[in-house]
RNA sequence: GCCCUAGUAGCUUAGCUUAAAAGCGUCGGUCUUGUAAACCGAAGAUCGGAGGUUAAACUCCCCCCUAGAGCC
Numbered sequence: 001g002c003c004c005u006a007g008u009a010g011c012u013u014a015g016c017u018u019a020a021a022a023g024c025g026u027c028g029g030u031c032u033u034g035u036a037a038a039c040c041g042a043a044g045a046u047c048g049g050a051g052g053u054u055a056a057a058c059u060c061c062c063c064c065c066u067a068g069a070g071c072c
Stems, first nucleotide, its partner, number of pairs: 001071002004068004010024004018055001026042005048064002051061002
């Protein structure tokens, strides 16, 4: 230099145009002498950045950034 994959909540992942979902974690509650476990509830992501297409973009297109794998 070329090509490919990934980037979404504190962490790990879904979702791939048409109400952003779950597990763990955090917070509150029930239970317990107390803690843990279990159960119930809540908060938390304008989806790596900028632009474009579209009625509508995490999703499609383009240019960057970051990480990883491959070729030379």

Predicted 3D model of a 72-nucleotide RNA (transfer RNA) from Opsaridium microlepis. The prediction has a mean pLDDT of 84. Its Rfam family is "tRNA". Gene Ontology term of the family: triplet codon-amino acid adaptor activity. Rfam classes the family as a transfer RNA.